[in-house]
Order: sequence, then C1' cells, then structure tokens
RNA sequence: CACUCAUCCAGAGAGGCGGAGGGACCGGCCCUAUGAAGCCUCGGCAACCCCCCUGAAAAGGGAAGGUGCCAAAUCCGGCAGUACGAUCUGGAAGAUGAGCA
Repeated sequence: CACUCAUCCAGAGAGGCGGAGGGACCGGCCCUAUGAAGCCUCGGCAACCCCCCUGAAAAGGGAAGGUGCCAAAUCCGGCAGUACGAUCUGGAAGAUGAGCA
C1' cells in the first nucleotide's frame, strides 16, 4: 500500500517545551496568543485484540499487555432518494481495530 470484516449520536486532560496554525479533502461552520500544530511527562476513556468464566459459544466480568482515543455526531454537508429543506434513510470518502496476501 491492496483486499475482507466490524465499529464510528457514548466516554475521557492537566503540566512542560514550542510559537501559528488546526478540525483528512472541498464548501460551510468552528477552535486557536485566555496559546494552534508538533514533541515530552503524567493522568484518563473505551474495550478491537487480550484475560477470566463455559465442554464450546452467547451473555457476563476484568484491564496487566498490544493498538486506539481524550472540542463540537466522523463538527455539518458533498452522491442518491424528482426540486428545495432537514436532528431522515442509504451510500461514498475517511478513521480505528482484527484478519489476510
């Protein structure tokens, strides 16, 4: 990097360094010198892998370890559902995990 499957309206931030961007992309709308990105330390959330339970599963429980995450629903929309609108439905795209070549 490609493919498959599952999930994405819940949850969880302080400090230090840093010094202007950030929210994937585009449009919007936001966040940001009352300090953006990034890095570090500590903390937390969740429960995909994992562990316990079981003959095996499901349900239930756990959180040591591997990931992930800690503004706003994946911040909202983008394509389709005749047109317009929407806190609608499905999809696309994206993200994360597990698997696979």
SAM riboswitch aptamer (S box leader) from a Candidatus Altimarinota bacterium, 101 nucleotides, folded computationally. Model confidence (mean pLDDT): 84 of 100. Rfam family: SAM riboswitch aptamer (S box leader). Rfam describes the family as follows. The SAM riboswitch is found upstream of a number of genes which code for proteins involved in methionine or cysteine biosynthesis in Gram-positive bacteria. The SAM riboswitch acts at the level of transcription termination control. NCBI's taxonomy places the organism under Bacteria, Bacteria candidate phyla, Candidatus Altimarinota.